[in-house]
RNA sequence: GAAGCUGGCCAGACAGUCGCUGUCGCUUAGGCGAGGGAGGAAAGUCCGGGCUACGCAGAGCAGGAUGACGGCUAACGGCCGUACGCUGAAAGCUAGCAAUAGUAUAAGGCGCGGAAUAGGGCCACAGAGACGAGCGUAUUAAGUUACGGUGAAACGCGGUAACCUCCAUCCGUAGCAAGACCAAAUAGGCUGACAAUGGCGUGGCUCGCGCUGUCAGCGGGUAGGUUGCUUGAGCGCGCGAGUAAUUGCACGCCUAGAUGAAUGACUGUCACUUGCCGCAAGGCGAGAACAGAACCCGGCUUAUCGGCCAGCUUCACUU
Numbered sequence: 001g002a003a004g005c006u007g008g009c010c011a012g013a014c015a016g017u018c019g020c021u022g023u024c025g026c027u028u029a030g031g032c033g034a035g036g037g038a039g040g041a042a043a044g045u046c047c048g049g050g051c052u053a054c055g056c057a058g059a060g061c062a063g064g065a066u067g068a069c070g071g072c073u074a075a076c077g078g079c080c081g082u083a084c085g086c087u088g089a090a091a092g093c094u095a096g097c098a099a100u101a102g103u104a105u106a107a108g109g110c111g112c113g114g115a116a117u118a119g120g121g122c123c124a125c126a127g128a129g130a131c132g133a134g135c136g137u138a139u140u141a142a143g144u145u146a147c148g149g150u151g152a153a154a155c156g157c158g159g160u161a162a163c164c165u166c167c168a169u170c171c172g173u174a175g176c177a178a179g180a181c182c183a184a185a186u187a188g189g190c191u192g193a194c195a196a197u198g199g200c201g202u203g204g205c206u207c208g209c210g211c212u213g214u215c216a217g218c219g220g221g222u223a224g225g226u227u228g229c230u231u232g233a234g235c236g237c238g239c240g241a242g243u244a245a246u247u248g249c250a251c252g253c254c255u256a257g258a259u260g261a262a263u264g265a266c267u268g269u270c271a272c273u274u275g276c277c278g279c280a281a282g283g284c285g286a287g288a289a290c291a292g293a294a295c296c297c298g299g300c301u302u303a304u305c306g307g308c309c310a311g312c313u314u315c316a317c318u319u
Stems, first nucleotide, its partner, number of pairs: 001315010012270007020037002023034004039290001043301002046299005051175004063171005068082005084111004092103004114166002119164002121160003131156001135148004179227004189218006198212005234253003238249004272287006
């Protein structure tokens, strides 16, 4: 220098004005001040855990998932390493006048995966016949022996498990609307006291008439409120172990916690990408994605304007 790949990171910056929502402090209860306020996928809810309840989740059936070997992890269907198969560029080589064609590997990418002698099912087209042995020809004492165009497989101890199945391993069910606590009114429940010579009404009294238990306590649930709630398999950095996934130690940091659900809008400057004009300096425009927490975490998948950084492999040339 040519060619082919892999991984990580950012997701505009600053200033001003006006707002929204929690926290803390002050307050004359009107507010004021300080400080916090979405993501790499918060998404799909596909896989796996934590946590909570169900009797302590133990056994069986059904159902589901996985399946080379070894490892990592809280766990996984995830990740790492190794082996295998396929794929994989320039160059080189071969053919050719040439265009071009053929030919191979690197890094990398993708992928199958236990069992076909436990059993059942199926095997396109072609072929007389496709799993059942029969059939044809020749042959023999005798289904006795040999051969049989096609086809992946043919007269056989074939193929297919991404058809059922069998084997091994794993999975209890539901989910923060889980669950816990406080607890009003009304209605109902339980207990106790009093009470039919009672209580209330009938304007004060008596009779009469009408209605009817009263009071207190306890407990459950509802509205509502509090909690669960964000300090965690956490993040950064350094030094070690390991090929790697991953992990040990030391130091430092705290980074949303709302609930009819906040996290926004405008202006200016700068930065980024890009169109046009210009010899140039530059000028005038346009663009700026996907998307948005709702108990938390590890993965996978999908969406995404642009940009930055690092690394790997092969070949050619130079020193």

This is a predicted structure of a 319-nucleotide RNA (Bacterial RNase P class A) from Candidatus Methylopumilus universalis.
Lineage of the source: Bacteria > Pseudomonadota > Betaproteobacteria > Nitrosomonadales > Candidatus Methylopumilus.
It matches the Rfam family "Bacterial RNase P class A". From the family's description: Ribonuclease P (RNase P) is a ubiquitous endoribonuclease, found in archaea, bacteria and eukarya as well as chloroplasts and mitochondria. By type it is a ribozyme.
The sequence was found by an Rfam model in a public genome assembly.